[in-house]
Context: one part of a larger RNA
Molecule: small-subunit ribosomal RNA, 5' domain
Organism: uncultured bacterium
């Protein structure tokens, strides 16, 4: 100089920031992923209102479920394991996959049968299951149809980077779908620049393998290896591949540091130097990896899945002792650890994000506010005149000398504070809408445009004006040297100081107190770590 800092003493206010470095130690309690009725079948009560007191209407096709679809694999944590193609850079994939979105082309016939919600039953302390009927769909199945896809098998032509790629023609087998909603309807069905389906090309995006280079300590690790190293043939994967498997062979790696051990996520960066090169990796951004501890699959485009599922351990709970629940390295909180680290707080106005056609719901992502001088930056705690150089302190050679214009006093100022008003920007889209217009047979419906209203957690905050008044607002450390600033008194090798040299045994500028001075200031020292 730095610093996610601690300790001490002090502390006015404001902006931006940053805030378990330790036990990847356990955790109460709320909250953090959910939506869609315009996919699909069912469908309440309260209340109110009417009543012939039987009930009927509204509540409402809402609310709670239930099938189904997309999301839930982002977002948000955390650094524990990983010396590794993990991560950086630079490359390959003629060895891949890509849901949502974008373009193009082409398609959408015909059946059939479940199972959920629902009734009815049964078990069971709970969790929760079983059994028997009803049902619907963009759930599920079958059939047809098939294009430039998809496997086989013949054939050409081009081209290339070894394996081969790309296009065409041929033959054969294979392989798709769902539908909704608006509006008109003569109730047949039209229809639409909507919304979705389903094939096939391309694109965008993400992602998965592969390789060249690079970055850490120990040789007081010198040998390591049996799926090991490599064929041939298989299986499996989106894809190559000892990925796995039979079988054959006997390789392979290694003093240019294998194997071992320790230690560590990585980078962009930060921190320091003039640079070179040292350290280091909080916040912020990319990339890995985890998710109580260990395996393992399953759903899907996409997990081997932080708020899924099985098992197996360890722990905590609940249990009728038969069995059953959990996982805060989300946000807050708690309790331990520890020199040390916040609030169970407001809001989806804004930004993003997920479902939705919208409106709109969700969202501890976010965005404010809260705590904390942790840290940067700023701003104040007054200005000006004022010598009789007052009073008192402290030294004195007893003249005097110094605090010291310092104070009083006098005239101003009013940052910031208080007192009263006014009072945002951050809002762009949404919504709601007088009227206009256009399509049309329409004064239906749709479609434009639209005066105007409406929609801020932060907040009555930030800002402006206003009222009162020097009022409310300064402290740490040091003073032999180094190193910037000295007298006096007590101490007398005591007490004591100290980062090094050293100080202290009677005139100590080095210990303690006071005067005075020296430095930085809401902060000043100390301690710890890097340069």
């Nucleotide at each position: 100089g730095a610093c996610g800092a601690a300790c001490g003493c002090u502390g006015a206010c404001g902006g931006u920031g940053u805030g378990c470095u330790u036990u990847a130690g356990a955790c109460a309690u709320g909250c953090a992923a959910g939506u869609c009725g315009a996919a699909c079948g069912a469908g309440a009560a309260a209340g109110c209102c009417c009543u012939u007191c039987g009930g009927g209407g509204u509540u409402a096709g809402u609310a709670c479920a239930g099938u189904g679809g997309c999301g839930a694999a982002c977002g948000g944590g955390u650094g524990a394991g990983u010396a590794a193609c993990a991560c950086g850079u630079g490359g390959g994939c003629a060895a891949u996959c890509u849901a949502c979105c974008c373009c193009u082309c082409g398609u959408a016939g015909g059946g059939g049968g479940a199972c959920a919600a629902c009734c009815g039953g049964a078990g069971g302390a709970a969790a929760c299951u079983c059994c028997g009927g009803c049902u619907a769909a963009u759930a599920c199945c079958c059939c047809c149809u098939a294009c430039g896809c998809u496997u086989a098998c013949g054939g050409a032509a081009c081209c290339g980077c070894a394996u081969g790629g790309u296009u065409c023609c041929g033959u054969a087998a294979g392989g798709a779908a769902a539908g909704g909603u608006a509006g008109c309807u003569u109730c047949g069905g039209c229809c639409a620049u909507c919304c979705g389906g389903c094939g096939a090309g391309g694109g965008a995006u993400g992602a998965g393998c592969c390789c060249g280079c690079g970055g850490u300590a120990c040789a007081u690790u010198a040998g390591c290896u049996a799926g090991u190293u490599g064929g041939u043939g298989g299986g499996g994967u989106a894809a190559c591949g000892g990925c796995c498997c039979a079988c054959c062979a006997a390789g392979g790696c290694g003093a240019c540091g294998a194997u071992g051990u320790a230690u560590a996520g990585u980078u962009g960066g930060u921190c320091u130097g003039a640079g070179a090169g040292g350290a280091u990796g909080a916040u912020c951004a990319g990339c890995c990896a985890c998710a109580c501890u260990g395996g393992g699959a399953c759903u899907g485009a996409g997990a081997c899945a932080c708020g899924g599922c099985c098992c197996a351990g360890a722990c905590u709970c609940c249990u009728a002792c038969g069995g059953g629940a959990g996982g805060c390295a989300g946000c807050a909180g708690u309790c331990g650890g520890g020199a040390a680290u916040c609030u169970u707080g407001c809001g989806c106005a804004a930004u993003g994000g997920g479902c939705g056609a919208a409106a709109g719901c969700c969202u501890g992502a976010c965005g404010c506010a809260g705590c904390a001088a942790c840290a940067c930056c700023g701003u104040g705690u007054g200005a000006g005149c004022g010598a009789c150089g007052a009073a008192g302190g402290c030294c004195u050679u007893c003249g005097g000398g110094u605090c010291g214009u310092a104070a009083a006093g006098c005239u101003c100022u009013g940052u910031u504070g208080u007192u009263g008003g006014g009072g945002a920007c951050g809002a762009a889209g949404g919504g709601c809408g007088a009227g206009g217009g256009g399509u049309u047979a329409a004064u239906a419906g749709c479609c434009c445009c639209g005066a105007g209203c409406u929609u801020g957690a932060c907040g009555g905050u930030a800002c402006c004006c206003u009222u009162c008044g020097a009022g409310g607002a300064a402290g740490c450390c040091c003073c032999g040297g180094c190193u910037a600033a000295c007298u006096a008194c007590g101490u007398g090798c005591c007490a004591g100081c100290a980062g090094c040299c050293g100080c202290g045994g009677u005139a100590a500028u080095a210990c303690g107190u006071a005067g005075g001075g020296g430095g930085c200031g809401a902060g000043c020292g100390u301690u710890g770590u890097c340069c």